[in-house]
Context: one part of a larger RNA
RNA sequence: GGAUGAACGCUGGCGGCGUGCCUAAUACAUGCAAGUCGAACGAGGUGCUUUUUGUAGCAAUACGAGGAGUAUCCUAGUGGCGAACGGGUGAGUAACGCGUGGGUGACCUACCCCAAAGUGUGGAAUAACAGUCCGAAAGGAUUGCUAAUGCCGCAUGUGGUCUGCGAGUUUAGAAAUCGUUGACUAAAGGAGCAAUCCGCUUUGGGAGGGACCUGCGUCCCAUCAGCUAGUUGGUGAGGUAACGGCUCACCAAGGCUACGACGGGUAGGGGACCUGAGAGGGUGACCCCCCACAAUGGAACUGAAACACGGUCCAUACACCUACGGGUGGCAGCAGUAGGGAAUAUUGCACAAUGGGCGAAAGCCUGAUGCAGCAACGCCGCGUGCGCGAUGAAGGUCUUCGGAUCGUAAAGCGCUUUUCUGAGAGAUGAGAAAGGACAGUAUCUCAGGAAUAAGUCUCGGCUAACUACGUGCCAGCAGCCGCGGUAAAACGUAGGAGGCGAGCGUUAUCC
Numbered sequence: 001g002g003a004u005g006a007a008c009g010c011u012g013g014c015g016g017c018g019u020g021c022c023u024a025a026u027a028c029a030u031g032c033a034a035g036u037c038g039a040a041c042g043a044g045g046u047g048c049u050u051u052u053u054g055u056a057g058c059a060a061u062a063c064g065a066g067g068a069g070u071a072u073c074c075u076a077g078u079g080g081c082g083a084a085c086g087g088g089u090g091a092g093u094a095a096c097g098c099g100u101g102g103g104u105g106a107c108c109u110a111c112c113c114c115a116a117a118g119u120g121u122g123g124a125a126u127a128a129c130a131g132u133c134c135g136a137a138a139g140g141a142u143u144g145c146u147a148a149u150g151c152c153g154c155a156u157g158u159g160g161u162c163u164g165c166g167a168g169u170u171u172a173g174a175a176a177u178c179g180u181u182g183a184c185u186a187a188a189g190g191a192g193c194a195a196u197c198c199g200c201u202u203u204g205g206g207a208g209g210g211a212c213c214u215g216c217g218u219c220c221c222a223u224c225a226g227c228u229a230g231u232u233g234g235u236g237a238g239g240u241a242a243c244g245g246c247u248c249a250c251c252a253a254g255g256c257u258a259c260g261a262c263g264g265g266u267a268g269g270g271g272a273c274c275u276g277a278g279a280g281g282g283u284g285a286c287c288c289c290c291c292a293c294a295a296u297g298g299a300a301c302u303g304a305a306a307c308a309c310g311g312u313c314c315a316u317a318c319a320c321c322u323a324c325g326g327g328u329g330g331c332a333g334c335a336g337u338a339g340g341g342a343a344u345a346u347u348g349c350a351c352a353a354u355g356g357g358c359g360a361a362a363g364c365c366u367g368a369u370g371c372a373g374c375a376a377c378g379c380c381g382c383g384u385g386c387g388c389g390a391u392g393a394a395g396g397u398c399u400u401c402g403g404a405u406c407g408u409a410a411a412g413c414g415c416u417u418u419u420c421u422g423a424g425a426g427a428u429g430a431g432a433a434a435g436g437a438c439a440g441u442a443u444c445u446c447a448g449g450a451a452u453a454a455g456u457c458u459c460g461g462c463u464a465a466c467u468a469c470g471u472g473c474c475a476g477c478a479g480c481c482g483c484g485g486u487a488a489a490a491c492g493u494a495g496g497a498g499g500c501g502a503g504c505g506u507u508a509u510c511c
Stems, first nucleotide, its partner, number of pairs: 001511004006507005013382006019375002021340001026338003030335003035081003040078002043075003046071011088293003097218008107210003112206008120154004129144006159185004164180004189198003219265003226256003231253008268290004272283004295316005318329004346372001348371003354368001355366004385415004395406004420448006429438001455500005460481003466495005476483002
């Protein structure tokens, strides 16, 4: 000099764009953050339509009971898809975790796209519901009924898998390919008057996503020098989507290490960011990619995918409810609270845009996201007026008492209106149409009046800027050298000056 997620002191007008718990991965009141589909299904409720019937009435009609139909309605339930995304945090991890380059002749893939073939025929349940019962609650038991795109058979087999045989290519070895024998292996319907549309099953390919293997790179300590028994390899088996000591049985005795094993400490990694002429050095906030985690530890279930933040089970600690028998909970989601700290914001608005989930759609949900609020925390822009104005006014300070200086500065005269105040108009974003939060905001127009707006640090040298008074090695200053013991340009105050300016200075950290 540059830089910062900064903090502190003094000061503070406006706008735009960003940024905002670096500490306790501490504990959390309250609300919200993942639902959706009635065009998969059966109920219940409500409304409407229609109808039967009872009572009152001459009748219209009123009141009550029941049946049928219907609904862009409501409710819980069965079922489907989603909930593995999106959002948070950096505790752990020195590792194939990450980066980069390869490999899979060892693999998986819901939704989406393309292509081929199919979608036949039966069955048994069960929730909801109704009844009975237990419990303070959370919740549960039992009897009876019922539906499906829920569950289970049978049939078919374009195909697929396995198996035997043959052909033939490549390879270190197989697999894939073609032909063929045998065995096994599918399905679900819904909407519409209909055409048809949406689904379902099997298979091949694609896209995107994921899994595994591997070369190289990836902090400090040798005051850590030896480490290792599933350890290293083989055979066989099991397991997995798949290779593999991944697991197991048996056999062999190997494997790693001064090119740093093993141990200890520290740490998420990268794109990037800061600095620097560069080489380097430092950092890993915001944004993007990858990884890991979800009170702590462990486990599996479901599923295309999880060993799953707002799922399940077990254990632990903590907290809460209790009728003392037993239950409930997990903000490292968004706000917010307590605590810790030098220190970090609103219990806001909207799904209008972008994107996501579900749905045929209308639409619903979305603390993702878009907006608004708070903070000079940062960067950038603008303003606090402009012109004229000498008697060089008053006043302050200094003085050699002549004067010098603040100083065209002020006053005064003229002008202007960005900001400010008041009034009026009023968007873009926003798509074929309609709709549209932010917002009566941005912006524009008019009116008013210089009106509403300057500080802070320094002045011995480094280093731009000097005098007076006070103090008297005191009080104090200080980044270094050093000032202060009676004329201090170094302390304090005043006047003046210099620097930067809505900021200025200090502290901390990095180059």

Predicted 3D model of a 511-nucleotide part of an RNA (small-subunit ribosomal RNA, 5' domain) from an uncultured bacterium.